[in-house]
Context: one part of a larger RNA
Molecule: large-subunit ribosomal RNA, domain II
Organism: uncultured bacterium W4-21b
Order: sequence, then structure tokens, then C1' cells
RNA sequence: UCCGGCGAGUUAUUGGAUGCAGCGAGGUUAAUUUCUGAGAGGGAAGGAGCCGAAGCGAAAGCGAGUGCGAAACGCGCGUCUAGUUGUAUCUAAUAGACCCGAAGCUGAAUGAGCUAACCAUGGCCAGGAUGAAGCGGAGGUAACACUUCGCGGAGGUCCGAACCAGUGUAGGUUGAAAACUGCUUGGAUGAGCUGUGGUUAGGGGUGAAAGGCCUAUCAAAUUCAGUAAUUGCUGGUUCUCCUCGAAAUAGCUUUGGGGCUAGCCUUGGGUAAUUGACUGCGAGGGGUAGAGUACUAAAUGGGCUAGGGGGCUUACCCGCCUACCAAACCCAAUUAAACUCCGAAUACUCGUAUGUUUUAGCCCAGGAGUCAGUCAGUGGGGGAUAAGCUCCAUUGACAAAAGGGAAACAGCCCAGACCACCAGUUAAGGUCCCUAAAUAAAAGCUAAGUGGUAAAGGAUGUAAAGAUUCGUAGACAACCGGGAUGUUGGCUUAGAGGCAGCCAUCAUUUAAAGAGUGCGUAAUAGCUCACCGGUCGAGAGUCUUUGCGCCGAAAAUGAUCGGGGCUUAAGCUUUUUACCGACGCUGUGGAUUUGCGAAUCUCUUUAUGAGCAUUUGCAAGUGGUAGAGGAGCAUUCCUCGUGCACUGAAGCCGUACCGUAAGGAGCGGUGGAGCGCUAGGAAGAGAUGAUGCCGGA
Repeated sequence: UCCGGCGAGUUAUUGGAUGCAGCGAGGUUAAUUUCUGAGAGGGAAGGAGCCGAAGCGAAAGCGAGUGCGAAACGCGCGUCUAGUUGUAUCUAAUAGACCCGAAGCUGAAUGAGCUAACCAUGGCCAGGAUGAAGCGGAGGUAACACUUCGCGGAGGUCCGAACCAGUGUAGGUUGAAAACUGCUUGGAUGAGCUGUGGUUAGGGGUGAAAGGCCUAUCAAAUUCAGUAAUUGCUGGUUCUCCUCGAAAUAGCUUUGGGGCUAGCCUUGGGUAAUUGACUGCGAGGGGUAGAGUACUAAAUGGGCUAGGGGGCUUACCCGCCUACCAAACCCAAUUAAACUCCGAAUACUCGUAUGUUUUAGCCCAGGAGUCAGUCAGUGGGGGAUAAGCUCCAUUGACAAAAGGGAAACAGCCCAGACCACCAGUUAAGGUCCCUAAAUAAAAGCUAAGUGGUAAAGGAUGUAAAGAUUCGUAGACAACCGGGAUGUUGGCUUAGAGGCAGCCAUCAUUUAAAGAGUGCGUAAUAGCUCACCGGUCGAGAGUCUUUGCGCCGAAAAUGAUCGGGGCUUAAGCUUUUUACCGACGCUGUGGAUUUGCGAAUCUCUUUAUGAGCAUUUGCAAGUGGUAGAGGAGCAUUCCUCGUGCACUGAAGCCGUACCGUAAGGAGCGGUGGAGCGCUAGGAAGAGAUGAUGCCGGA
């Protein structure tokens, strides 16, 4: 992992609601007794008690009333609606209460054969080194002291086996081993190591102290019990079809992944009025968007001008100037969520009805689920006018929605799947091939494979529109020629001659020529330009706006628009026609729900009543998680009835049949003894899931 079996809303009691049944102003018995029966069970007695038929008040008490009160007022609670017992379903409470799952808490026991410490009694430590005290000899002293040689053999002394330990490293890590192996290392006469026997026990021991150790278990051992501890947490919770169908919000919460109430869903009952929704019309209030600067605040320039600063003047008092700062005021131009002289669209409220809508509304009662939401559009706050960010509002989708499109793609676009069809027609999106449909039509644009990523910024890309200047009195470009004189202007300077720099920038001759545009020289020189003439012969220059392009443009395995491939397009813009394209819509057939009819049948109070009966017509529906409601299938057992079976039951295997489904037959084989069906009843009543349990492979 697979196969088979087992495996989770039960039972009791007490309430509530609903359905059904009995009796009914009453309903009902409990314990117990008794009869019957083989038993299971059944019948009878038993009225204690309980609920109801009257309430109000704290009570006395009064009573269809009563309490408050002085009260005849008034208000509260009542009167004016039948209950009760049983039973079924749903639900609540109390119990283990749908099942499995803690870490733990408590009690009683069992443990010191591991390990910690201690007690008693034994054992063990090769060899080598060092050489304390003390003693003896000699020297030495007044005597000591002291020196030296020898003997001696001390030490938590040294080196190093056994022994004990476990430093570093490598291996091992489903190991040879649930702590080891190799090399290396520490202690090795001591606080040493070790055998045997004994002592200390769980909030206790023991601990040269690490929360260490107390039998592979220790911040409280192990075993059993209380025990099905508790768990707002995780997982799991078993057949089918039909109707409706949410929420991820508010308030409160030692509350935040939990609850309670409301909101939203469902079922039953009641209500039926313009109740609800939409739309049209009418009437409202508003202070948002925008706008504005009239107030409040912010903020720029100018004017005017208090005050201040600075300068001048001055013995003092004065005074004058001001490219400084600046209140108030004026002019111009601005800004505002917490500004408003103004002010929409929407939204909201009310009214109304020419309208639309299968009451869609509201009330009562039973049952829920939901309280982590997500993305997208729009309006905002936070953030960085960041985030697949976060917090609100509003709409949509997803959630709980399949289908078509977006290559693929919960939340985007189109569109809401009852079933069937080898029919039609459309939406979004598409129509060269992959790939269904135009290699369609018309007019342009693009040359970048732009299309098929991106900015500031940059550029004789290209197309269109416009403005303006020059031009047959000859423009623009090119070529030929001229480009002079006063003068080397003045100053400066070593020099300054158009051309380092400063000042001025005139005049003359002219077709034209600057007191000079650039290169150049030490300075000159030289080349060139402006400007003019000639040659040539028709456009040339500048600016603005717009369309589409270009550069700007760097990412990690091989590229790419989904791919191929595409250039008067298969790209872009505009227009047109046709076609394709979905579970949309239409058509045909069928199923089912609800509503409204019709006919038949049945029942009754016999007249237009009832029915959960049958058939049939029309209309509107039939996506769906949590969840509410309805109808069924199957399994085991029981009761009444009725059947099958050795001429072959159940079970198993095969099979082309029937039913909307769960499922149900028939036939054949196998098997070898029990098993169905109808109508009811009762449940140990349905498994792909629980790291489920047991067995097998």
C1' cells in the first nucleotide's frame, strides 16, 4: 500500500414544539394487589398523586376580578381562546452523551540485581625515579649554631603497566553495539580501585551540585486503580433522490481560531392591506464631488506704511536715507480632511400610481449554520498616491458555480448546467496552419519582427496638417572670382599688425567686403568666413501640432508572440459584410417541483364541501457548500398472513433485462439446507478515509 472483517448522535429521566391516537370540563393512574399463561406477556383492581377547569396580592385576604390608593380617576396582572394521557419525530437539560486522542491530578502497591551515598568484612596496585624528618661519622663552636659524608625512606611526589577514567580525532549513525571501535589522552599509595553482605523510597531518597542518579524511564520512578479524568483543540463520522439555501457582520465577552443575542437561511401556522421590490411622477433635508477665497488658517510678488535693524547727521531735542526684517491695509496670483459666499450627480426619506412583479412583505412558533473571508471595479484612511500589503465604504465574482474566452490561470470577460439529441441561432472572443470560421472588402499607417514588456531624456526615421522666411528682378547647395582703403584704430604690451586683453567700433572706395567668424604666427605672414559678382535653373530654410515607429533596454540550464510562421500583413487605425463560437437562447422528446384548472373516483354534515386518490391540460421553475425540510432503497430480528426448497434453499461466479437513484428480477453455473414475499413493528441498520483496530497478501 492493497484485500477482508470490526469501527462513531445511543439509552434513561425531565421539559418544549410538531404530527397521530384515546377520552374530554375533565384527563391520567404510580407503587402495590390480584387473575391468566410453560414463559414472554396479557387482563382487572388500586384516584394516592399530577395537569387542567380563576385569578390577583408580600400577606391577611378578596374573587371575574384583584393589587396600589382617600378614591368613584388611573395603571399593572387577569377574565372574554380546552384540556389531558399515550406515542412518533425534532430539540434542550442531566448523565461518559457522536467516536478516538493528551500532558497531567489523586490513592494503594512494587523497586537501590543499574546507579548515588553510607555501614560491615575481604581483595588489588609490574617496574623505575626523586631522596623530607630523624640518626651516625667527620669538620666546626666557649657551648650551641652551622658545614659535609653516610645511613634512612617521607610524599593527595615524578615516569609508567595492570586497574580506573574518557581528552582530541577519525569511523560508526536502518551501527558489530538502543553510547561502540581504532589511534591518541588523564589518574595510577590515594579524597585510590574493587568483591561480597547490608541500609536509605517517590514531594521521598541519594547527590565533591550536572536538576545528576534512583533497573535503556526522572523539574517528581514504575504498576494498578479513581477513569470512559478533562480538552473552547486536531482527526474521523458509513445508502439514494427531491425542495429551499446562508455566513465570514454588529453588540457584549479574562474575549479575540470559543461563546451569547441580533443579522442572514429553512420549516409550519397566521395576516391579505397597494404590505414588499422595481419603475414613473411629486415633495423633502443635506454640505460630499466640484468650485471659490466671503470667514478661519496657510502661502508668493508688488504697493502703501506702523514697529524694528543698518547708515548719515547730531551737545541735546530733532532730522534724513534705506536693493534689510515686517504688523495692519490695498492690488495680483494661490492652497485646505478637521475653511465655505456657493454647490451637484448619486444615495436616503416621505407621498402618489399611467405601470411591472406567481405576496416577493410583516407577525408567531420549531430547527439551524455562520462570527479566519478572498480577489476585482469605484470612493477613501494607513504605507512610500510600495506590496498578491493593511483598514473601512459600495458593487460584482469566488467562497457554495460547472460551461465558452483570457495558451495554461478560484476572484477578470461572456454566461448561471433538470435529462437526452450526429438540429438551429447567438454572447464574450475569434476566422493563414496547428484549430471551428474571411489568406474577406474599402481607405490609410508601420519597416521597428514594432506588433510580441518600461520611464525621464535623446534623434535630418516616416506620414499628415499648419505657420513663417527666401526664390525666374534667379533663391538653397556646389563651383569660379572678389573679400579693399584711412589702418599696424586707440590703449596695453617685450611684441599685440582683424583674431591675449581693455575701450571705441567710425569713415572712405565700392557690385561687395566686420576696425572682423574660425584656424594660424613670437609678432607679421598665410588659409578661411561674413558680404558681393558670375556659372547653374526651381524650389530652399526654420518653427508648431498630430499618427506610427527608433535609441534609452543588463540575470542567472535553450530559445520563443501558446507554437509554426507573418511585412500593400496573418501588425496598427477606421469602416463594412459574412461566418465560427457556450451546458446561453430556440426546436423536439422526457423527468420532477410549485401554482391554477378539468374530468373521474372515494368520503361526509347531500351542496357545492373535503381528499396526502387517479388521469389529464396550461404556466412558472429545477447550479449549489454549511444548513433546514420532504420522499424513498437496502440490512438484521419480531408479529399476522401467504409462499418457495435435495425435481436443489442461502451464499458465490457470469449475464445483452427493469427502475430517476439507493436498488430489483430472470436465466446459466457452482453450492448442498434452508430461504423469501405482502402488511406492519423494532434496531448492535449502510465505511475509500479516523498516522483507526484485528487478520491476510